The RNA shown here (small-subunit ribosomal RNA) has 1391 nucleotides and comes from an uncultured prokaryote.
Its mean pLDDT, the model's own confidence on a scale to 100, is 84.
[in-house]
RNA sequence: UUGAACGCUGGCGGCAUGCUUUAUACAUGCAAGUUGAACGGUAACAGACCGCUGUGAUCAACAUGGAAGCUUGCUUCUGAAGUAGAGUGGCGGACGGGUGAGUAACGCGUAGGAAUCUGCCUAGUAGUGGGGGACAACUUAGGGAAACUUAAGCUAAUACCGCAUACGCCCUACGGGGGAAAGCAGGGGAUCUUCGGACCUUGCGCUAUUAGAUGAGCCUGCGUCGGAUUAGCUAGUUGGUAGGGUAAUGGCCUACCAAGGCAACGAUCCGUAGCUGUUCUGAGAGGAUGAUCAGCCACACUGGGACUGAGACACGGCCCAGACUCCUACGGGAGGCAGCAGUGGGGAAUAUUGGACAAUGGGCGCAAGCCUGAUCCAGCAAUGCCGCGUGUGUGAAGAAGGCCUUCGGGUUGUAAAGCACUUUCAGGAGUGAGGAAAGGUUAGUAGUUAAUACCUGCUAGCUGUGACGUUAGCUCCAGAAGAAGCACCGGCUAACUCUGUGCCAGCAGCCGCGGUAAUACAGAGGGUGCAAGCGUUAAUCGGAAUUACUGGGCGUAAAGCGCGCGUAGGUGGUUUGUUAAGUCGGAUGUGAAAGCCCUGGGCUCAACCUAGGAAUUGCAUUCGAAACUGGCGAACUCGAGUAUGGUAGAGGGAAGGGGAAUUCCAGGUGUAGCGGUGAAAUGCGUAGAUAUCUGGAGGAACAUCAGUGGCGAAGGCGCCUUCCUGGACUAAUACUGACACUGAGGUGCGAAAGCGUGGGUAGCAAACAGGAUUAGAUACCCUGGUAGUCCACGCCGUAAACGAUGUCAACUAGGUGUUGGAGAGUUGAUCCUUUAGUGUCGCAGCUAACGCAAUAAGUUCUCCGCCUGGGGAGUACGACCGCAAGGUUAAAACUCAAAUUAAUUUACGGGGGCCCGCACAAGCGGUGGAGCAUGUGGUUUAAUUCGAUGCAACGCGAAGAACCUUACCUGGCCUUGACAUCCUCGGAACUUUGCUGAAAAGCGAAGGUGCCUUCGGGAACCGAGAGACAGGUGCUGCAUGGCUGUCGUCAGCUCGUGUCGUGAGAUGUUGGGUUAAGUCCCGCAACGAGCGCAACCCCUAUCCCUAGUUGCCAGCACUAAUGGUGGGAACUCUAGAGAGACUGCCGGUGACAAACCGGAGGAAGGUGGGGAUGACGUCAAGUCAUCAUGGCCCUUACGGCCAGGGCUACACACGUGCUACAAUGGAUAGUACAUAGGGUCGCAAACCUGCGAGGGGGAGCCAAUCUCAUAAGACUAUUCGUAGUUCGGAUCGGAGUCUGCAACUCGACUCCGUGAAGUUGGAUUCGCUAGUAAUCGUAUAUCAGCAAUGAUACGGUGAAUAUGUUCCCGGGUCUUGUACACACCGCCCGU
Repeated sequence: UUGAACGCUGGCGGCAUGCUUUAUACAUGCAAGUUGAACGGUAACAGACCGCUGUGAUCAACAUGGAAGCUUGCUUCUGAAGUAGAGUGGCGGACGGGUGAGUAACGCGUAGGAAUCUGCCUAGUAGUGGGGGACAACUUAGGGAAACUUAAGCUAAUACCGCAUACGCCCUACGGGGGAAAGCAGGGGAUCUUCGGACCUUGCGCUAUUAGAUGAGCCUGCGUCGGAUUAGCUAGUUGGUAGGGUAAUGGCCUACCAAGGCAACGAUCCGUAGCUGUUCUGAGAGGAUGAUCAGCCACACUGGGACUGAGACACGGCCCAGACUCCUACGGGAGGCAGCAGUGGGGAAUAUUGGACAAUGGGCGCAAGCCUGAUCCAGCAAUGCCGCGUGUGUGAAGAAGGCCUUCGGGUUGUAAAGCACUUUCAGGAGUGAGGAAAGGUUAGUAGUUAAUACCUGCUAGCUGUGACGUUAGCUCCAGAAGAAGCACCGGCUAACUCUGUGCCAGCAGCCGCGGUAAUACAGAGGGUGCAAGCGUUAAUCGGAAUUACUGGGCGUAAAGCGCGCGUAGGUGGUUUGUUAAGUCGGAUGUGAAAGCCCUGGGCUCAACCUAGGAAUUGCAUUCGAAACUGGCGAACUCGAGUAUGGUAGAGGGAAGGGGAAUUCCAGGUGUAGCGGUGAAAUGCGUAGAUAUCUGGAGGAACAUCAGUGGCGAAGGCGCCUUCCUGGACUAAUACUGACACUGAGGUGCGAAAGCGUGGGUAGCAAACAGGAUUAGAUACCCUGGUAGUCCACGCCGUAAACGAUGUCAACUAGGUGUUGGAGAGUUGAUCCUUUAGUGUCGCAGCUAACGCAAUAAGUUCUCCGCCUGGGGAGUACGACCGCAAGGUUAAAACUCAAAUUAAUUUACGGGGGCCCGCACAAGCGGUGGAGCAUGUGGUUUAAUUCGAUGCAACGCGAAGAACCUUACCUGGCCUUGACAUCCUCGGAACUUUGCUGAAAAGCGAAGGUGCCUUCGGGAACCGAGAGACAGGUGCUGCAUGGCUGUCGUCAGCUCGUGUCGUGAGAUGUUGGGUUAAGUCCCGCAACGAGCGCAACCCCUAUCCCUAGUUGCCAGCACUAAUGGUGGGAACUCUAGAGAGACUGCCGGUGACAAACCGGAGGAAGGUGGGGAUGACGUCAAGUCAUCAUGGCCCUUACGGCCAGGGCUACACACGUGCUACAAUGGAUAGUACAUAGGGUCGCAAACCUGCGAGGGGGAGCCAAUCUCAUAAGACUAUUCGUAGUUCGGAUCGGAGUCUGCAACUCGACUCCGUGAAGUUGGAUUCGCUAGUAAUCGUAUAUCAGCAAUGAUACGGUGAAUAUGUUCCCGGGUCUUGUACACACCGCCCGU
């Protein structure tokens, strides 16, 4: 934007528009007739008439015909003026109206042309004389169901036919010849009359002809869709001559002759399509379109044909054929809505079987008039455009209601109500333009005429025509009264919340939304946008520079043919003359009207209508200009080429020759292996291999030189010699004179592989065979081995045929290497200049970036080729080529929302460099095997509560499950609740106690009257009641806070400013060193800074100072011989404050640095050893069951109380541990040496007792005092003698102790007896680098007790090893590749 459709909604008016589909079939009505002034006539109809009636006041006047018969009011005849069926004749049915099927065409558009016709119309000229014979109608007689038709007879004309005439007309042999007509109507003075009229005149006709106008036919230039997977088409085809035909030219047709004509500037064929003015869009150029309106064309059921006519090959005419429908008496007939309405059908979809000829226009007619579904109007439809309205002002208690809420409020919202106004539109009543001019009649006047008739024109008066129409407009009446919806609200895109739902239901134009907190679904409130409409769908253009003329590209994104030669075509050096095709300018004609645009005007405005202008970028004609391009002519030499002398070269073809090596054959020497691999095997070899020597055969390829060196168009070309041959470069002159460049088709060359024929075959080697590898291995590896590789001839015609870069030409900073030449100087290496190649670095410029950069991907120019999202697909079909394999050309359906390029940052790599870590290695000790403990999975169960699940869950939450804990199960109970706040009432609180019951709980009994007081009461506490509420270890750790784990105590993570880059980003933070460390130094487009590292903190190692009890005891004294006491303050120790260590010093290395190595001193040496301390972040890591918390859920229960049970189950699997398997040991006896901690609901000594666990006992201790509390390994002795044991202690039986209300499920310990597995543990796997591992005990938390072999601390004894970084794991950093980015546990391919 739309001829739209659909959904929801709908007040009025104006102006437009309305079958885009089945050119499908059509019932019914209407759409083309008219003419009596052409004619014969009057079938039907109406009216009139007789002596009186009607109009008129009366008079005048007007109308009323006549004849015959006779029953004088009837019949018949005639007839004026009407009307008018049928018929003859004329004109019109060729216009108007519809549709777009066909048509790619002179169909249309535009500009021209000549060989034509043209009814009615206009103007002119000349005529219109005189005759004749018919046919309808009609009558009669037939046929037929009907449509219709046959025969006989009568008749008129403006019907038809001769005769006469012929200015002009036509034909002509130039002598001549031919051809016409029709009358009708009105009026009329004179004359004539057969009384009809003649005659005159007017008008309309008629005939012939000329000219015009209008309309039509024909011809031509140019323009006018797609397909080449349509490349050749054509026989009346192309032309000529003659004839025919036509209104007219012409192969339009025919005969003859010639062989032409069209086509790559796209013929022919196929598909699609009415064309144009315009319309929509767009800045324009363009693109799409061809409804309404206008011009042209074509068509009229389908196909064909002619007739009539001025005009038709005819929408409402004819004939034939066909299909379909209808009627029928079955013999035969009728029809054509793509006219207006209307119907069926089709379809998403498109209207009334309306009114009128009042206007405009058309046909006929002298006219009146008739006809007109053209037209004008009305009806239906929001289909579109335009306009108006649905109220206006005021109104805060910011009402009620709704919605939200942080519960305070906010919003709907001045919105409503209320008050005061207004009345457009709709409604009712009334009034009322314009569209109307004609026509008729009267009078006047002019023309015509003999005329005052007639007729025509003009003027005036009168009369009088409206479908629309209840018109438009105006006035009055009443009352806010009758009049608002639709879509959207995640971003694009203006507009946000709640509830419901829970990857369901659904939404969606693209991205996408929905898996329990959805601004995205559905509803609601609110908001936004448009508004009598709003959305959706469909379609066109735009944005899209996304087909690029304006205005794109081709190194890597799609895109340069594999490379030459060359045809057509395109383009083309310098000077000059001419021409005027292109080009530029002027003028003329045309470019219909409408539309668009501008300026006016008319409807109240607008839409709409109307007037003028501009525009219509085009075409044609004509006149000019001559710069440029082109044509023609003349010249030139710089482009191009030719000639001469040189130069380099794996350039090509042919012939001949050479040596090294492999293999094979023969012979000699020689003996057991050879060969091959990651390791092997197949294979060869005692029948003598491999090795080695000699000789021979044969084929293929040519080491070194050798080089980003050379040559060639590309493919490609490499031993030497000869012959034939192409090209390039160079120097200097001469010559030709634009001869050039590119190149669609065409044609030639064209690696390897492959094919055909014939040779050849040493090595290599598809296929094949065997051996290995492997889950398999039709592979990679090995042993063999055929086509092939080689030659000749012929095909194939493709490659990552690549510089992924077409060709020609010119211009545009340099540096440096190399190949071939030339020149100058020096004559030595060498240097300078220039040219043709070939590399590399680099400026400007270009590029999306990477990069290119005189060998351009820079700046220009010429021509060619090619591209237009990915896949399907370089595929199918067709065609051409090929022996085949296959090649060339080359789609579509369908499908996706991407595919791709360059660069960036991560991450990753069975990539690289550097570095680190108990990461490996080197060691020590374990795990995995046994028994038990403990945790988990699984299973079981009424319940085995829940959570944790790779490292980073599994002796974890749990630093203590018999009840409790406890969250689980069973059963019994409670319902404002065990707990909190508020209200009312009562009572002190509280203590003792009986019964039932498993208890909770229930029913009772007794005692008891407190504190403060302003005397009202109040504060605790208990009981009862009502409701607000409590309560939840119920769900969601993927809604959260907090806390924690992990990478990782790894050395990293960032920022500001600046700089670089289009940008993401980079730089800093990289580099050279160094460190445990982004630690430090140096360098540097960076300079600084922050969080991390380190240090600051604690413990420990040495010393000093201070202090000296409960600790200590050197010296002195006493003693029960014990630091016990007096005393001492030295030592140990305690716990406060200090010192000390900083690479400070020396030497070496390093860069004169940072630092490292070694040393001295020192208790300690290079962060001395430990601890605390955990950057930015990652894992939707863990925890809603520590706690807190949003949302959801339960509320006589998912809350609360109680008893018992369960968390302790047990075919099994796993993790973590303990104890062992023994002699470095077990047992027995004896003797030493610790640290750190705990203790009043407690630790508990001495002493007594028990075999023992323990019991009695109670001193002491609130702890450097007392106590737990004997440390154990060790050491010294004795015994055991390698065994299932004097090892090992599970399991079971018996007897006890302790804790506790309670030890059955289900505690620990003691004693006696019993005496299982186990003899060092597969694959695997864990910890540890020094006071460490290993080993030995001790203590504590939790706790009545304890399942503790756990956890956390403490000390005793006390090793081994580290060459090192190849490998495994993890990490850091730089670099590289990437198709990864939920990031290799990725992505992705095939079956």
Its Rfam family is "Bacterial small subunit ribosomal RNA".